A computed fold for a 1651-nucleotide part of an RNA from Lactobacillus corticis, annotated as large-subunit ribosomal RNA, half A. Its mean pLDDT, the model's own confidence on a scale to 100, is 84.
[in-house]
Context: one part of a larger RNA
RNA sequence: GGCGCACGGUGAAUGCCUAGGCACUAGCAGCCGAUGAAGGACGUGACGAACUACGAAAAGCUUCGGGGAGAUGUAAGUAAUCAGAGAUCCGGAGAUGUCCGAAUGGGGGAACCCAGCCGAGAGGCUAUCUGGAAGAAAUUUCAGAGGGAAUACGCAGUGAACUGAAACAUCUAAGUAGCUGCAGGAAGAGAAAGAAAAAUCGAUUUCCCAAGUAGCGGCGAGCGAACAGGAAAGAGCCUAAACCUGAGGAUUUAUCCUUGGGGGUUGUAGGACUGCAAGAAGGGGACCGGAAGAUAGACGAAUGAACUGGGAAGUUCAGCCAGAGAGGGUGAGAGCCCCGUAAUCGAAAUCGGAAGGAAGCCGAGCAGGAUCCUGAGUAGGGCGGAACACGAGGAAUUCCGUUUGAAGCAACGAGGACCAUCUCGUAAGGCUAAAUACUAGCAAGUGACCGAUAGUGAACCAGUACCGUGAGGGAAAGGUGAAAAGAACCCCGGGAGGGGAGUGAAAGAGAACCUGAAACCGUGUGCCUACAAGUAGUCAGAGCCCGUUAAGGGGUGAUGGCGUGCCUUUUGUAGAAUGAACCGGCGAGUUACGUUAUAUAGCGAGGUUAAGGCAGAAAAGCCGGAGCCGGAGCGAAAGCGAGUCUGAAGAGGGCGAAGAGUUGUAUGAUGUAGACCCGAAACCAAGUGACCUACCCAUGGCCAGGUUGAAGGUGCGGUAAAACGCACUGGAGGACCGAACCCACGUAAGUUGAAAAUUGCGGGGAUGAGCUGUGGGUAGCGGUGAAAUUCCAAACGAACUUGGAGAUAGCUGGUUCUCUCCGAAAUAGCUUUAGGGCUAGCCUCGAGCGAAGGUCAAUGGAGGUAGAGCGCUGUUUGGACUAGGGGCCCGUCAGGGGUUACUGAAUCCAGAUAAACUGCGAAUACCAUUGAAGCGUGCUCGGGAGUCAGACUGCGAGUGAUAAGAUCCGUAGUCGAAAGGGAAACAGCCCAGAUCACCAGUUAAGGUCCCCAAAUCUAUGCUAAGUGGAAAAGGAUGUGGAGUUGCGUAGACAACUAGGACGUUGGCUCAGAAGCAGCCAUCAUUCAAAGAGUGCGUAAUAGCUCACUAGUCGAGUGGCGCUGCGCCGAAGAUUUACCGGGGCUAAGCAUAGUACCGAAACUGUGGAUGCAUCGCAAGAUGCGUGGUAGGAGAGCGUUCUAACGGCGGAGAAGCAUGAUCGAGAGGACAUGUGGAGCAGUUAGAAGUGAGAAUGCCGGUAUGAGUAGCGAAAGAUAGGUGAGAAUCCUAUCCGCCGAAAGACUAAGGUUUCCUGGGGCAGGCUCGUCCGCCCAGGGUAAGUCGGGACCUAAGGCAAGGCCGAGAGGCGUAGUCGAUGGAUAACAGGUAGAGAUUCCUGUACUGCGUUAAAUCGCGAUGAGCGAAGGAGGGACGCAGGAGGCAAAGCACGCAUGGGGCUGGAACCAUGUUUAAGCGUCAAGGGAGAAAGCGAGUGAAAUGCUUGCUUUUGAUAAUUCUGAGGCGUGAUGAGGAGCGAAAUUAGAGUAGCGAAGGUGCAGAGUCACACUGCCAAGAAAAGCUUCUAGCCAGAGAUAACGUACCCGUACCGCAAACCGACACAGGUAGUCGAGUGGAGAACACUAAGGCGAGC
Repeated sequence: GGCGCACGGUGAAUGCCUAGGCACUAGCAGCCGAUGAAGGACGUGACGAACUACGAAAAGCUUCGGGGAGAUGUAAGUAAUCAGAGAUCCGGAGAUGUCCGAAUGGGGGAACCCAGCCGAGAGGCUAUCUGGAAGAAAUUUCAGAGGGAAUACGCAGUGAACUGAAACAUCUAAGUAGCUGCAGGAAGAGAAAGAAAAAUCGAUUUCCCAAGUAGCGGCGAGCGAACAGGAAAGAGCCUAAACCUGAGGAUUUAUCCUUGGGGGUUGUAGGACUGCAAGAAGGGGACCGGAAGAUAGACGAAUGAACUGGGAAGUUCAGCCAGAGAGGGUGAGAGCCCCGUAAUCGAAAUCGGAAGGAAGCCGAGCAGGAUCCUGAGUAGGGCGGAACACGAGGAAUUCCGUUUGAAGCAACGAGGACCAUCUCGUAAGGCUAAAUACUAGCAAGUGACCGAUAGUGAACCAGUACCGUGAGGGAAAGGUGAAAAGAACCCCGGGAGGGGAGUGAAAGAGAACCUGAAACCGUGUGCCUACAAGUAGUCAGAGCCCGUUAAGGGGUGAUGGCGUGCCUUUUGUAGAAUGAACCGGCGAGUUACGUUAUAUAGCGAGGUUAAGGCAGAAAAGCCGGAGCCGGAGCGAAAGCGAGUCUGAAGAGGGCGAAGAGUUGUAUGAUGUAGACCCGAAACCAAGUGACCUACCCAUGGCCAGGUUGAAGGUGCGGUAAAACGCACUGGAGGACCGAACCCACGUAAGUUGAAAAUUGCGGGGAUGAGCUGUGGGUAGCGGUGAAAUUCCAAACGAACUUGGAGAUAGCUGGUUCUCUCCGAAAUAGCUUUAGGGCUAGCCUCGAGCGAAGGUCAAUGGAGGUAGAGCGCUGUUUGGACUAGGGGCCCGUCAGGGGUUACUGAAUCCAGAUAAACUGCGAAUACCAUUGAAGCGUGCUCGGGAGUCAGACUGCGAGUGAUAAGAUCCGUAGUCGAAAGGGAAACAGCCCAGAUCACCAGUUAAGGUCCCCAAAUCUAUGCUAAGUGGAAAAGGAUGUGGAGUUGCGUAGACAACUAGGACGUUGGCUCAGAAGCAGCCAUCAUUCAAAGAGUGCGUAAUAGCUCACUAGUCGAGUGGCGCUGCGCCGAAGAUUUACCGGGGCUAAGCAUAGUACCGAAACUGUGGAUGCAUCGCAAGAUGCGUGGUAGGAGAGCGUUCUAACGGCGGAGAAGCAUGAUCGAGAGGACAUGUGGAGCAGUUAGAAGUGAGAAUGCCGGUAUGAGUAGCGAAAGAUAGGUGAGAAUCCUAUCCGCCGAAAGACUAAGGUUUCCUGGGGCAGGCUCGUCCGCCCAGGGUAAGUCGGGACCUAAGGCAAGGCCGAGAGGCGUAGUCGAUGGAUAACAGGUAGAGAUUCCUGUACUGCGUUAAAUCGCGAUGAGCGAAGGAGGGACGCAGGAGGCAAAGCACGCAUGGGGCUGGAACCAUGUUUAAGCGUCAAGGGAGAAAGCGAGUGAAAUGCUUGCUUUUGAUAAUUCUGAGGCGUGAUGAGGAGCGAAAUUAGAGUAGCGAAGGUGCAGAGUCACACUGCCAAGAAAAGCUUCUAGCCAGAGAUAACGUACCCGUACCGCAAACCGACACAGGUAGUCGAGUGGAGAACACUAAGGCGAGC
């Protein structure tokens, strides 16, 4: 280390429970609000925070009832109280009710700020709009509205898209979603100009049905009535007009107009009018009345004992009640213990309104038929739209816009164009309950609903924590026990924690608390393990250990055999194709309504009810026959009918006719619905965003230092004058260099970062088209854009959020228990179709027919393939023959001949060739007929499918290259969907088709030396190459066999000896050519034989050879093909690697043979099961039982329900373990744990079974004690403490120093200070902290904001515009980033200071004193919301005055030096506002008169003219600063107590205090220059209009509201998820060197970076 066992930890599943949900039933109620709502903020308690309750009268007050003993909410504690003189508590009615919110006095960033008037005060009033209200204005008063909700229901305005149509445009989705307006408890509709076709009905609404009918419809997808019938409910009325009349008005004096009253209200017309008659029936209820009921309550029967137990309600025994045996509780199952329940009773007050009574009021008849009336810019028409089921259609009907435009009861409308007849009705005015829809709320109740990953998102302080700028999104989290009896006390420990003790039935119920599974982490132990190669199991198996649900047991496992996970998707996966880290829980074919088939049940020529009603327990039951299906068909229809249609037909033919349906239930399938689950990218609607960023508007701010030297000017020269030149001056510039600042070009690092864009080193711009703060504007069908599809909150070719919405997905993934029977396809046709679909084919189940089927054999057929052939059709070789053509020649040259080694049709001969040739032609296959035997199919109808990607191998073809593991057909097989044996391994090859078991047998393919079961078998050959155990053309005297043909005892072949001659050097050619450069010829002679020569050779000869011949030798020797087995040809990459290895000369190859091995085949034995047959049954026999998609059947288990009978504290469920039972899903039993519920049988109902969905949630591993610990310097000593690298102190060292110092805005919101703590946070530690706990801390007339002003912009009375919501905008009102505006110095605490204190000031207002002025108009003074001035403004440049801080010298003190000096060193050398005075410098002309303007006036202002004065003036404005005072003060280096024991350098004392240099800043946008020409308003001054009798220098005294004020603030406190190398506006910013704010080193000050 592995397996097992035992015991633990972690963790939270499971079981049980329920406090909370979900779905409903029958009721109630269906609104609240200016009398201030809904919803909030802030408070209220003796006690911190929160919830609840309440509101400054604040967990409450008053009163009326109830109730009757304790009470002060959750909430247990302490304290203090209340209560039989009736508390707390419950109910009715009152009181109070801060602030916000419609919010309403004005404003505003909700819960805040600021007013006016009245009133002694308390307090009250002051918004807008509408109406009354007319009528221009004004006035006051009265009434009403506003906003919210219940995300429901209603009516209306506006109105999508995804989607469906397999695309899409009409259409659909859908008048849906959304937005908007307005209501009500309901709304809307409603008493026929109706529906209809019966001489019918009689307002509306709703349900059933009609009916998926009539219809509409790219006649596609789809959409889809109405009448009749059955029910619920039931209700009818009022006006306008004619006519009569009152009043008023008008005029043309007879009428008209307006208004009131009477009259009158309908269609078989009615009314007026005239005549007759009558004064009713009835309706309706203001008001009186106050029942039932509601809002608190009361009463309420009946039990004991024993036993077990911690506990009795359990068990046993014996009783009782019941108008009560619903339910809950009580220490376990309680009718009789408690609360209750049935029945009965009850209200001071409020609500409620029944019965009853009832005023005013409404309300009618008959006849006549002359006249009048009966709803006008209406009905209707044209055009354009919309709604009607109805899409413009033949389109009636209704509505809208526009344009036209009737009739008048002898009339008009409708009956689906229109016309006629007929029928029905009477428009153009209005009201109307019920039946219907919904449920936020109240109380009662129910559930074959859930039970903490479920049920609401929320059982718990949840719309919370948290995320987001915002709209918006949105969790997790239940259980001690009967009772806290919640562990006194002791011990260890700093604590946490633990051990004892104690409580309790139990502490292994101890608060991290019921049960307590698994992953995961341990401790102990039995067996095994250190030569071993391993999908880890399985089969065999020794040894060791143990001893059981007693079984041929358990654990372990040396060794051996075999053996590449699961799922998905695929032709095919160990696949290196997908998915899963592991475990646990959750997680997917459901439901409704139709259709269809099967099964089953009822009834049956019939079957059945729907809505609704009765009753009831939400059940069951009983009514209800409307309607539906069936019972008759045929035809386009009229129609006829067991027939009918066609047809001239009586023919023929088509479709029918000889009786089974229907209603439930279950199951299969299908349609419409999200329809098995998860998954888009997208589309549309309404909103939210410009704190990022783009651009714009308003108002502010920033840019060290250095350089260059434009225009212009001045002087000189020059010119007739100019031009021009030189010098100086001058200071321009999208100028130059370069910090801050802005940017982001290169490169490196980083890339699970320090950082979701940074860092290092360099780089670019840096007075400009510059950068930046604050406040605003522009919004998605859009904005913005120096333009990149750039940016619009870390995402932009169209943001984000919510909704339509479960969009759609012919696509991918996933889809959960078992067994049995059968079992495919990857093809055809069609398809905007090719990875989808439909029909057919193939599968299954049922029914029917009943052997039709297949194999084989025989017989009979049609055929045109293989082959063959070449007559045909083509192709094609050679030859013959030759027309024609070409060349050459002759020629009398237009004509005719000859010839040809050219070409050549046709023809002939011979030879070939073809998928699209056939005068031939098989084998198979196919179609029939017949058939012994054996097999068991086949067809039809109906329900259900799946399949339409196929793969390889053999054979036959095409394409291709007779390439492909290529592609496409045919045919057969296998795989697919098939395991087993063989081929080393190897879907498709060979053998063979697995029902199960066996330590039985026989075989197949293939094998038999070892690995490895079986022959080192037999016989005969072959191979020598490791051929076997990879390959071609080609090559070879490898070797075997069978041939053929030469030579050979008349002597072959080979070898040796010898010869190999002569004409002749053949001729030619040639320099030469003599056998042998070349050409021609190639004869003849002698011979045994010898070429006018086979090679070598020579300049040519020569020479050597060969052929050929003889001899020696003595038997075979050559050639040529055929054939078996071998050889060469033969080079690759990690390693032999082309037998599976060893190895083999057979253990290779061939032939023949005999044994044996060898599979899940076959057999044997036993068992299971399907079908068939037989059998009454038991059973027997026969044939079967591989299987994906798929069909069919039978079962197991889970949750709940009903009935029945049971179990359980003497121990249920759950959990753990075990060697048990069953074919399986699964079921028992035993023991332990556990501590209260549970199972069985038979039926029923389902949220019913998990391993996979990059599934969801939780837990836990692995990686791994690994990466990392986020720029950077610490060391030592002392202290504290349980503990110190990290805390404190000291010393030394180091770092920043235009910052890493100091101030301040934004933002944060207590982080500040003190005391305490150390579980978590802090990347280590920690005694420490920006952490936790407790207590404390922020002081203003002058600082900032408000009580002042206005900019951009916002809001906006009236107003204009717009379907609505709303948009724009005037008066006005808000709005700083700007204008205006009064305090300085010093001191002080642990934490505050321009705020407190000391000193010295200033501003506004008031009072008192008071100089002075005015005082009845000769008017002091005040003085506009009016008129003016002023406020009031750019940039660049240079010069000057003064001055902070600094430096130098001097001075003072201290140090220095053993002592005394000195050099030298260190520190200090300072002082405000105010008041007074002086003043550098800069700016402006002033006065008078007469006019004009200033929408009134003006003495003011502007301006014209005239006059006076002046240019170095006068008058005045502005102005830093100096000096004095403030200050005999303050501060000050240093010295320094009480007191060295101490945190005291404290209290106290206190020196010097001058000069020079240089100079940020300021005077001041003052001056000069330039062009781009540079806010507004108020305060302030002035003028009048107006007001008015007191005003008031000065002094003293008094008074002065609200908010902010701590702390961080380049950062550990802000924005970046972090104690994050990033970002963050403004101010001060020292020394030396230096031009400098660069850079380097330092001061003050701050740090040493949390391993």